[in-house]
Context: one part of a larger RNA
RNA sequence: GGACGAACGCUGGCGGCGUGCUUAACACAUGCAAGUCUACGAGAACGAGGUAGCAAUAUCUUUAGUAAAGUGGCGCACGGGUGCGUAACACGUAAGCAAUCUACCUUUGGGUCUGGAAUAACUUCGAGAAAUCGAGGCUAAUACCGGAUAAUGCAGCGGCAUCGCAUGGUGAUGUUGUUAAAGUUUGUGUAAUGCCUAAAGAUGAGCUUGCGUCUGAUUAGCUAGUUGGUGAGGUAAUGGCCCACCAAGGCUACGAUCAGUAGCUGGUCUGAGAGGAUGAUCAGCCACACUGGAACUGAGACACGGUCCAGACUCCUACGGGAGGCAGCAGUAAGGAAUAUUGCGCAAUGGGCGAAAGCCUGACGCAGCGACGCCGCGUGGGGGAUGAAGGUCUUCGGAUUGUAAACCCCUUUCGGGAGGGAAGAUGGAGCGAGCAAUCGUUCGGACGGUACCUCCAGAAGCAGCCACGGCCAACUUCGUGCCAGCAGCCGCGGUAAUACGAAGGUGGCAAGCGUUGUUC
Numbered sequence: 001g002g003a004c005g006a007a008c009g010c011u012g013g014c015g016g017c018g019u020g021c022u023u024a025a026c027a028c029a030u031g032c033a034a035g036u037c038u039a040c041g042a043g044a045a046c047g048a049g050g051u052a053g054c055a056a057u058a059u060c061u062u063u064a065g066u067a068a069a070g071u072g073g074c075g076c077a078c079g080g081g082u083g084c085g086u087a088a089c090a091c092g093u094a095a096g097c098a099a100u101c102u103a104c105c106u107u108u109g110g111g112u113c114u115g116g117a118a119u120a121a122c123u124u125c126g127a128g129a130a131a132u133c134g135a136g137g138c139u140a141a142u143a144c145c146g147g148a149u150a151a152u153g154c155a156g157c158g159g160c161a162u163c164g165c166a167u168g169g170u171g172a173u174g175u176u177g178u179u180a181a182a183g184u185u186u187g188u189g190u191a192a193u194g195c196c197u198a199a200a201g202a203u204g205a206g207c208u209u210g211c212g213u214c215u216g217a218u219u220a221g222c223u224a225g226u227u228g229g230u231g232a233g234g235u236a237a238u239g240g241c242c243c244a245c246c247a248a249g250g251c252u253a254c255g256a257u258c259a260g261u262a263g264c265u266g267g268u269c270u271g272a273g274a275g276g277a278u279g280a281u282c283a284g285c286c287a288c289a290c291u292g293g294a295a296c297u298g299a300g301a302c303a304c305g306g307u308c309c310a311g312a313c314u315c316c317u318a319c320g321g322g323a324g325g326c327a328g329c330a331g332u333a334a335g336g337a338a339u340a341u342u343g344c345g346c347a348a349u350g351g352g353c354g355a356a357a358g359c360c361u362g363a364c365g366c367a368g369c370g371a372c373g374c375c376g377c378g379u380g381g382g383g384g385a386u387g388a389a390g391g392u393c394u395u396c397g398g399a400u401u402g403u404a405a406a407c408c409c410c411u412u413u414c415g416g417g418a419g420g421g422a423a424g425a426u427g428g429a430g431c432g433a434g435c436a437a438u439c440g441u442u443c444g445g446a447c448g449g450u451a452c453c454u455c456c457a458g459a460a461g462c463a464g465c466c467a468c469g470g471c472c473a474a475c476u477u478c479g480u481g482c483c484a485g486c487a488g489c490c491g492c493g494g495u496a497a498u499a500c501g502a503a504g505g506u507g508g509c510a511a512g513c514g515u516u517g518u519u520c
Base pairs, nucleotide, nucleotide: 001520002519003518004517006516007515008514009513010512013377014376015375016374017373018372019370020369021335027332028331030330031329032328035074036073037072039071040070047062048061049060050059051058052057081288082287083286090213091212092211093210094209095208096207097206100205101204105201106200107199108198109197110196111195112194113147114146115145116144122137123136124135125134126133127132153178154177155176156175157174158173160171161170162169163168183193184192185191214260215259216258221251222250223249226248227247228246229245230244231243233241263285264284265283266282267278268277269276270275290311291310292309293308294307313324314323315322316321341367343366344365345364349363350361351360352359353358380410381409382408383407390401391400392399393398414461416456417455418454419453420452424447428443429442430441431440432439433438464509465508466507467506468505469490470489471488475504476503477502478501479500485492486491
C1' cells in the first nucleotide's frame, strides 16, 4: 500500500447493485416451507328456490357427483439448510467396467386374453383421558392373486462365425424349460391416453485405478479378517463385503501406525511473477439432519419436515400412557465485539402432480432493515475589496481568517409537492370460427401508482472525521509543570512544550473519517 461476511468511536443527504450468526451442529413458542390426480367406491352441509302448514316443521329441486375423508397412482431421494464428522478414492484430474443399475423422457418391434378372493371408506358394537386401537358386517378399482399366450427376454445343453486386453466379448442359430399386462375418456372408431414386454438412446447413479491434497519422529514400528488362495453366500455389480477351510502373509524413514487440525474444488485476496494466505456470497462434489443404531418401501434412501429400537432433553396426562425434533423461511432465548422482517406474490423463471383448466411451491421473484461493501450524485454557480465586522496573532505599524461573508446576477440536480405513467407478457390462458395452419375477441403484474417523463416553488432542506516533532502533507498562542497526559517506532512532559489539554490557523480524506483485528 492492498483486501475484509468485519467490529468499535465520532458523524451521517440521496440513489443503484451487491451483501448480512465468522460465536453455541446451543435450546426452541407460533405460523408457513410437499403435494397433486378424467383410476376407484361411497358421498355432505350452509345458502338459494318451490310445495304443505297459522307457525314450529316436513319434504322436493339446486348447491353437487362439489367439499372433506378413504383405497389407488405419481411425487415426497428434487428443491432448501448446515459444515458436525472426514487426511479418505472424500475431493480434483485422467482413465477403466470383458464387473453394473437407471422411474419419468425419446426411438423402434410385439402384445394388452380369461378368471378369482379380499380390504379401507361406510356401518353396528367395544376399549381408552388422549394418542389411537380391537371385533362383526357390506363394497370398488389402474390395489391384490390365479390361468392362458409369448420372444430377439432369462436359464440349461450344443456346435458355428468373428473380435480381443488374462478372466473373455459380440452376432446369427438348434433344442428344452420358464416369465407379462389395466384400464379410462369419448355418441362411435383403426381416436386419445394408459398398461406389459424386448431392443436402443439420453439422463442420473454405482464400483475400480494412476497422480495430486496440512502439521508433528519430543509418535518407529503397525496389522488375525490382518495379506493371499479355494468354495459357498450376498449385491444391480467386482471384491474378506460376509462365512468355512487352507497358506503366512501385508504396510513402513519415498514416514506406516499414532496424535493434532481440516469439508474438497472452481475460485477469492495479495504479489511483477514465483509464491503466500484463504475456501463468506455464486457454481460443482461430499457429509450430516436432537445423539447412536437398524432396516422397510421404492427406479433411486438406509430417507431434514418417513418407520422401528435405545439414549438425553422438552411438553401433555384422568398416572394407565402418549407427543416432539427450525443445520428450511421468518421469529424467540442464549452465547457474542457482531449479523436483518414472525413482510408481499406465485406476475416471471424453475420444480411436483394433472390430458388440461388448475392446485401446491418461505425454491424463486420482490419489498423491509443495516454507510456492511462497491459505484454514482448532491450539499450550489458566476461576479464581488472599504480587503467590513468578529475571532486569532502582533514587533501595535499591521498580518491572517479572506472573495471567504455581506451584496448583485443566475441555475434547480437531489430532496419536497402536483400531473401523467411503464417495460418485464413478441410469451400464456379462455371463448368463437376453421380439417388444420391460422384468424378474431377477451383476460391476467407481487414489485407499484414504483422506475421514468413533465410542471411548481425556492439557494432554499443537506459536512464531517482525523492529523499537524521526525518517519509524514500541515504552526502559532494560552493552560499545565516528569503532574495531568500522549505514544506505531524514535520518544515528548521536571516554567518559554510546533509532541499533553484548549483555541486560532493549516494539511489530508470526504458521507464518510479514524481505530482495532486478520491476511498478502
RNAcentral holds the full RNA, with entries from ENA and SILVA. Predicted 3D model of a 520-nucleotide part of an RNA (small-subunit ribosomal RNA, 5' domain) from an uncultured bacterium. The coordinates come from a structure-prediction model, not an experiment, and the mean pLDDT is 85.